[in-house]
């Protein structure tokens, strides 16, 4: 100068408060009355936020609803092996990339099944392409020389460029259909060869991903993209503590019985009957409200054993918030940390003063991930001097 892992989150004391718990006192109320329970006031003792309590992004416990079984659709995950209650998490390993290094990062199955997509630039972007450059061998074209001729042309040689050939070189691009060399050629080219690379098969090592110093085959066919459709493998019901359970006021409405009764009104010519109106009692649902769920749990911690490790087995010890407009705080003093200024000191440093001290707060519980975070401590390791 860094890398990785772990830890702390100012300390002590006084005073004043807040929320639960335990235990006394005082009077009150209820009941199944030497007792039990409830609310109120008051005393004492003890406890009282986090590493992320956060985001609510995954996974599970718990609760209710749904559900024969199988499949499709939808959603999710995606190298391999292991850990775990489970996971998209963790550990170890493989492969790829970055870094001198300690180490870090990776949605990392399939593109020689199918479909689709690829801006700009560029001649050409998918079973490709001739812009510049290179070449003139063959066929054709033009020009020149010579020869022949039936005067129309024909043949030989030379020169020229592109209608031609060429994927070596230049140029464009993220990407131009392996690389280097020799041969070869008109110039070139896996066109041929050697080596390297690549792919496939066998063998070998490994549980596997994968690796390969071995053998054989293929001149290379098979470019990219799947957080594009898709294919393959595996997983997958929904809602959530405002879940769910219990008690239950007033008011309104409901049901049953009784009373007023031979009542009023309606039906009807009249009676019975039926409906409706009034009162009382009881019952049931449900609202306000209260209780519960509610904190002892995949719990913490020390040791030991197994394992590279995540983690697991066994033994001992400990109990550590449960609020509901929502407590866990405020203030004073001292000490301590960091920074600025002033003074002192030979220096290390000391004294005084001022400022700063984060992110943020449980709400059923737990395992993770991600994000936020002043300052500081410890351990191991790397690089430079």
């Nucleotide at each position: 100068a860094g890398u990785u892992g772990g830890c702390c989150a100012g300390g002590c004391a006084g005073c004043c408060g807040c929320u639960g718990g335990a235990u006394g006192g005082c009077g009150c109320c209820g009941c199944u009355u030497u007792g039990c329970g409830g609310a109120g006031c008051u005393g004492u003792c003890g406890a009282g936020a986090g590493g992320a309590a956060a985001g609510u992004c995954c996974g599970g416990g718990c609760u209710c609803c749904a559900c024969a079984g199988g499949g499709c659709a939808g959603g999710g995950u995606g190298c391999c092996a292991g850990g775990u209650a489970a996971c998209g998490c963790c550990u170890g390993g493989g492969g790829g990339g970055c870094g001198c290094g300690a180490g870090c990062c990776c949605a990392c199955g399939g593109a020689a099944a199918g479909u689709g997509c690829a801006g700009c630039a560029g001649a050409g972007a998918g079973c490709a392409g001739a812009c510049c450059g290179c070449c003139u061998a063959a066929g054709g074209c033009g020009c020149g020389u010579c020869g022949c001729u039936a005067u129309g042309g024909c043949g030989a040689c030379g020169c020229g460029a592109a209608c031609g050939g060429u994927a070596a070189g230049g140029g464009u691009g993220a990407a131009a259909g392996g690389g280097u060399g020799c041969g070869g050629u008109a110039a070139g080219a896996g066109c041929g060869c050697a080596c390297c690379g690549c792919g496939c098969g066998c063998g070998u090592g490994g549980c596997a991903a994968c690796a390969u110093a071995g053998c054989g085959c293929g001149g290379c066919u098979a470019g990219g993209u799947a957080a594009a459709c898709c294919c393959c493998a595996c997983c997958u019901g929904g809602a959530g503590c405002a879940a769910g359970g219990c008690c239950a006021a007033a008011u309104a409405g409901g049901a049953a019985u009784c009373c007023g009764c031979u009542g009023g009104c309606g039906u009807g010519g009249c009676c019975c009957g039926c409906g409706u109106c009034g009162g009382a009692u009881u019952c049931g649902g449900g609202u306000a409200g209260g209780c519960u769920g509610c904190u002892g749990g995949a719990g913490g911690u020390g040791g030991u054993c197994g394992g590279u490790g995540a983690c697991g087995g066994c033994c001992g010890c400990c109990c550590u918030a449960g609020a509901u407009g929502a407590a866990u705080g405020g203030u004073u003093g001292c000490c301590g940390g960091u920074g600025g200024c002033a003074c002192c000191u030979a220096a290390g440093g000391g004294u005084g003063u001022c400022a700063c001290g984060a992110c943020a707060g449980a709400a059923c519980c737990c395992g993770g991930c991600u994000u936020a975070u002043c300052g500081g401590c410890c351990a191991a390791c790397u690089c430079c001097u």
Predicted 3D model of a 385-nucleotide RNA (Bacterial RNase P class A) from a marine eukaryotic metagenome. RNAcentral holds the sequence, with entries from MGnify. Of the family's consensus pairs, 92% are formed in the model. It matches the Rfam family "Bacterial RNase P class A". The family's RNA type in Rfam is ribozyme.